[in-house]
Molecule: Bacterial RNase P class A
Organism: Saonia flava
RNA sequence: CCAGCAGGUCACCUUAUCGCUCCAAGUAAUUGGGGAGGAAAGUCCGGACACCAUAGUGCAGCAUAGCGGGUAACGCCCGUCCACCGAAAGGUGAGGACAAGUGCAACAGAAAGUAUGUACAGGUAAGGCUGUAGUGAAAUCAGGUAAACUCUAUGCGGUGCAACGCCAUGUAAAUCAGUGUUUAAGGGUGCACGCCCGAGCUGAAGGGUAGGCGGUUUGAACUUUUGGGUAACCAAAAGUCUAGAUAAAUGAUAGGGCUAGACAGAAUCCGGCUUAUGACCUGCUUUUUUA
Numbered sequence: 001c002c003a004g005c006a007g008g009u010c011a012c013c014u015u016a017u018c019g020c021u022c023c024a025a026g027u028a029a030u031u032g033g034g035g036a037g038g039a040a041a042g043u044c045c046g047g048a049c050a051c052c053a054u055a056g057u058g059c060a061g062c063a064u065a066g067c068g069g070g071u072a073a074c075g076c077c078c079g080u081c082c083a084c085c086g087a088a089a090g091g092u093g094a095g096g097a098c099a100a101g102u103g104c105a106a107c108a109g110a111a112a113g114u115a116u117g118u119a120c121a122g123g124u125a126a127g128g129c130u131g132u133a134g135u136g137a138a139a140u141c142a143g144g145u146a147a148a149c150u151c152u153a154u155g156c157g158g159u160g161c162a163a164c165g166c167c168a169u170g171u172a173a174a175u176c177a178g179u180g181u182u183u184a185a186g187g188g189u190g191c192a193c194g195c196c197c198g199a200g201c202u203g204a205a206g207g208g209u210a211g212g213c214g215g216u217u218u219g220a221a222c223u224u225u226u227g228g229g230u231a232a233c234c235a236a237a238a239g240u241c242u243a244g245a246u247a248a249a250u251g252a253u254a255g256g257g258c259u260a261g262a263c264a265g266a267a268u269c270c271g272g273c274u275u276a277u278g279a280c281c282u283g284c285u286u287u288u289u290u291a
Base pairs, nucleotide, nucleotide: 003285004284005283006282007281008280009279010278012257013256014255015254016253017252018251020035021034022033023032024031025030037263041274042273044272045271046270047269048268049160050159051158052157056193057192058191059190061156062155063154064153065152066080067079068078069077070076081095082093083092084091085090096151097150101149102148103145104144118133119132120131121130122129164214165213166212167211175204176203177202178201179200186197187196188195189194221240222239223238224237225236226235227234228233
C1' cells in the first nucleotide's frame, strides 16, 4: 500500500416564488407552530391496549434447551464455558438425552454387524484364541448420527384498531317450507369425556343500510449529566413534546453548494430479529511485499 474485522454518525444543505396537510388563536381575512425511516420493508417473534372465553382430566399440536444476568416480555440482548471456522482481529452455534426404543451411513472393502478372507507374529489339546498390516469417516457383539423419528425438562386461550364503543338515517322484529321447544334441536371449548349457553335452527324468496364521531398519539418515550455494573442495563436530577392521513397530506419551478443522495413512504402503538442500501469517521488484524 492492498485486503480484512468490529463499532459509530449522517441520510442532502441553502435562497426565492407558489402549493398540500394537522394543531392553536380569530366572526372572517389571516397569523403562529408542526409535518415519513434507519430500515417506515418482511409480517418472523414478544407485548401494550380492546373484546370474547376461562372447569377441569386425558390425549394431541407448537415452541424453547450449557451456565449466569438483563428486560414489560421474548425464540431477543449481555457475559462466560465448550465446540467448530479463520493466519489473525473476529465470527457461528437447533449447545439436554444414543444403555428407553426404532432408524440411517453411497463408494471402497472379504465383510458395515452376532460380520471376520489373505499375510506375518504370538499362543493352544485344537480353534480368529490374541495382535499387526490392507479398504474406509467408521471393522472391539463396537463407535457415529437426534434442524433423523423419538425421549426428557420448561412453557403456550382466541381474535385483532377493518379491535372496540357511541350517535343518526331507514326497513320487514315481516313471508313460505322443514324441524325443534326442557324427555334439549342447535351452539362454544384443538379432540374425547366433562362443563357452559340455549328457543330456536336449516333452507328459499324478498327488503333496508354501509353516514358521522371517538379510538388517534404523553409513551415500558427521547436527550444530557451523575452514580452503580465487565457489559446488556438500572437509579436519580434537569430538560424536550417531535406525523395523525382515512383512498390516503410534505410537492413544483429557478439558482447556488457539496464527498454523495443510494435503499426506499407511516395507517393502533412499542421492544427485537431478518433483508435492501449511499457517503464518511474511529479502533483493531497482518498472510504477502519493500526498506